Transfer RNA from a Methanomicrobia archaeon, 73 nucleotides, folded computationally. Rfam family: tRNA. By type it is a transfer RNA.
[in-house]
RNA sequence: GGGCCCGUGGUCUAGGGGUAAUGACGCUGCCCUUACAAGGCAGAGGUCCUGAGUUCAAAUCUCAGCGGGCCCA
Numbered sequence: 001g002g003g004c005c006c007g008u009g010g011u012c013u014a015g016g017g018g019u020a021a022u023g024a025c026g027c028u029g030c031c032c033u034u035a036c037a038a039g040g041c042a043g044a045g046g047u048c049c050u051g052a053g054u055u056c057a058a059a060u061c062u063c064a065g066c067g068g069g070c071c072c073a
Stems, first nucleotide, its partner, number of pairs: 001072007010025003018056001027043005049065005
């Protein structure tokens, strides 16, 4: 330098045009316990990497950029 893949709460991840978004772990409060862990209930937490385009409508499709991974040279 070229090709391909990926980017979504703190971390990992589902969703591939139609209510601005799924689950797990973690976090906070309450219950339980003498207490801790485990368990139960509730809650907070998201510029869906950035910009532009297409569309009535974009996390989702297209292009460019940025970042990461794999392969080739």